c-di-GMP-I riboswitch aptamer from Domibacillus mangrovi, 87 nucleotides, folded computationally. It was read from a public genome assembly, where an Rfam model found it. Lineage of the source: Bacteria > Bacillati > Bacilli > Bacillaceae > Domibacillus. The coordinates come from a structure-prediction model, not an experiment, and the mean pLDDT is 87. Rfam family: c-di-GMP-I riboswitch aptamer. From the family's description: GEMM was predicted in a large-scale screen for bacterial structured RNA regulatory elements.

RNA sequence: UUUCGAUACUAGCAAACUUAUUGAAAAAUAAGGACGCAAAGCCACGGGCCUAAUGUGUUUUUUUACUAUGGCAGCCGGGUUUCCGAA
Numbered sequence: 001u002u003u004c005g006a007u008a009c010u011a012g013c014a015a016a017c018u019u020a021u022u023g024a025a026a027a028a029u030a031a032g033g034a035c036g037c038a039a040a041g042c043c044a045c046g047g048g049c050c051u052a053a054u055g056u057g058u059u060u061u062u063u064u065a066c067u068a069u070g071g072c073a074g075c076c077g078g079g080u081u082u083c084c085g086a087a
Base pairs, nucleotide, nucleotide: 004085005084012037013036017032018031019030020029021028022027035074041080042079043078045077046076047075048072049071050070055066056065057064
């Protein structure tokens, strides 16, 4: 240095839920809160998943189907940065 990941050490992040705000929604942000996480740090390049405002059809004109340009990095892969050092 690379790989690897301990009943180590020093730290770190923060699920569900609640409150407030933004948003059409998914969801995001902040505070509280901890299910867990060896990258649960960052990045939408690939796959997958969520939503359907707009648009296109459809409808007994109520509806309903499809659609990402909107999201999910705590779904996986990939890229990139990084603490420690037992086996």